[in-house]
Context: one part of a larger RNA
Molecule: large-subunit ribosomal RNA, domain IV
Organism: Anaerolineales bacterium
RNA sequence: CCCUCGUUAAGGAACUAGGCAAAAUAGAUCCGUAACUUCGGGAUAAGGAUCGCCCCUGUAGGUGAAACGUGUACACGUGGAGCCAGCGGGGGCCGCAGUGAAAUGGCCCUGCCGACUGUUUAACAAAAACACAGGUCUCUGCAAACUCGAAAGAGGAAGUAUAGGGGCUGACGCCUGCCCAGUGCCGGAAGGUUAAGGGGAAGAGUGAGAGCUUUGAACUGAAGCCCCGGUGAACGGCGGCCGUAACUAUAACGGUCCUAAGGUAGCGAAAUUCCUUGUCGGGUAAGUUCCGACCCGCACGAAAGGCGUAACGAGUGGGGCACUGUCUCAACGAGGGACUCG
Numbered sequence: 001c002c003c004u005c006g007u008u009a010a011g012g013a014a015c016u017a018g019g020c021a022a023a024a025u026a027g028a029u030c031c032g033u034a035a036c037u038u039c040g041g042g043a044u045a046a047g048g049a050u051c052g053c054c055c056c057u058g059u060a061g062g063u064g065a066a067a068c069g070u071g072u073a074c075a076c077g078u079g080g081a082g083c084c085a086g087c088g089g090g091g092g093c094c095g096c097a098g099u100g101a102a103a104u105g106g107c108c109c110u111g112c113c114g115a116c117u118g119u120u121u122a123a124c125a126a127a128a129a130c131a132c133a134g135g136u137c138u139c140u141g142c143a144a145a146c147u148c149g150a151a152a153g154a155g156g157a158a159g160u161a162u163a164g165g166g167g168c169u170g171a172c173g174c175c176u177g178c179c180c181a182g183u184g185c186c187g188g189a190a191g192g193u194u195a196a197g198g199g200g201a202a203g204a205g206u207g208a209g210a211g212c213u214u215u216g217a218a219c220u221g222a223a224g225c226c227c228c229g230g231u232g233a234a235c236g237g238c239g240g241c242c243g244u245a246a247c248u249a250u251a252a253c254g255g256u257c258c259u260a261a262g263g264u265a266g267c268g269a270a271a272u273u274c275c276u277u278g279u280c281g282g283g284u285a286a287g288u289u290c291c292g293a294c295c296c297g298c299a300c301g302a303a304a305g306g307c308g309u310a311a312c313g314a315g316u317g318g319g320g321c322a323c324u325g326u327c328u329c330a331a332c333g334a335g336g337g338a339c340u341c342g
Base pairs, nucleotide, nucleotide: 001337002336003335004334005333006332007331008330010328011327014326019323027051028050029049030048031047036041038171052093053092054091055090056089057088058087059086061084062083063082067078068077069076070075071074094098106321107320108319109318110317111316112315113313114312118130119129134169135168136167137166138165139164140163146155147154148153172308173307174306175305177238178237179236182235183234184231185230186229187228188227191226192225193224197220198219202215203214204213205212206211239257240256241255242254243253266300267297278294279293280292281291282290
């Protein structure tokens, strides 16, 4: 010096990216417990008090010996000793300390995300990712759709639309606006276009001819596409410029261009805000973080759901109490190494 432990004056997070690590808390009985809430919860909330041993004593309970009684063995009844375990009352004793060791929750306030219990990267990620009940769209009438398989066949299912497959969303509460122009899907006995096939006008070659060979117009001929509609919890999308009010500023208002339609409710410097440490307020002596507001949303926004939300979380941000060698700032001790000698 290293590792693993133990103790430490005064201070107590000043450490640090961050209280990481450590310390602290801890059991039982009694008292006492807030906001909020889906009335279950939150709750061991928080915060307090007590606890050992000895003697005496009260009392409910369990078990039930001796003895006595009845009746034949044996059983029943009376009986209450002893033992077990609980709740008290009085007195006394010891220590710094009585859950005397060990084992054994730290707590509170406030945001974000995900409702929850679960699942996951075997060996760097456990999460706000996946799943989930619930919601919704869509396909499927049974030899179902769909999946595996050249096929036979099998699964679906020994099920039958309250069933099964697929997509999205993700408890619950309040809700889920506008656009069908493009793309997709669905519907449409018309019309246009359209293949083989049908059809054969009219030709060509050859032949004496019959014929044979061959080119082939009109017309007829599906799905598809065009066309006409519908459809957004289908893929998706949801504007610009100029002016205007009797201080200023701003613009309820007006004009104009474009569009299929120009973002509604709610939320908003946000897990989203570039400018930005935005501005104001709170918390601190001091706060690029945090909380509450504002709205100028570079570039939120409604099932790739929007906004809330009790409970839950080895999630994540901020603050506080307690506690501490994390630190000021280090010291001593124990064991094991390193090192020296043998």